[in-house]
C1' cells in the first nucleotide's frame, strides 16, 4: 500500500429480491414450590458502526470513514 470479510437488544445470531426489526440465552415480574433450582406465563430492551446519497419509503442499494480479523505485496 493492494483485496476480501464482518460490525443489528446485555451475549450468540436471524433478517430471505427495499415496505414502519426477531429468535435464544441473560435482566425483571409473576404461577408453582416449605426454600432453591428447574418447567411455564407475561414484560421491559436496539432506530441496525459513523458521516452523507438514491427513493415516497434504506438494516437490505451507492460512496467516503472508522474498528476488528484474513489474504497478498
Nucleotide at each position: 500500500g493492494a483485496g476480501g470479510c464482518u460490525g443489528u437488544a446485555g451475549c450468540u445470531c436471524a433478517g430471505u429480491a427495499g415496505g414502519u426489526a426477531g429468535a435464544g440465552c441473560a435482566a425483571c415480574g409473576g404461577a408453582c414450590u416449605u426454600u432453591u433450582a428447574a418447567u411455564c406465563c407475561g414484560u421491559a430492551g436496539g432506530c441496525c458502526g459513523u458521516g452523507g446519497g438514491u427513493u415516497c419509503g434504506a438494516g437490505u442499494c451507492c460512496c467516503a470513514c472508522c474498528a476488528g480479523c484474513c489474504u497478498c505485496a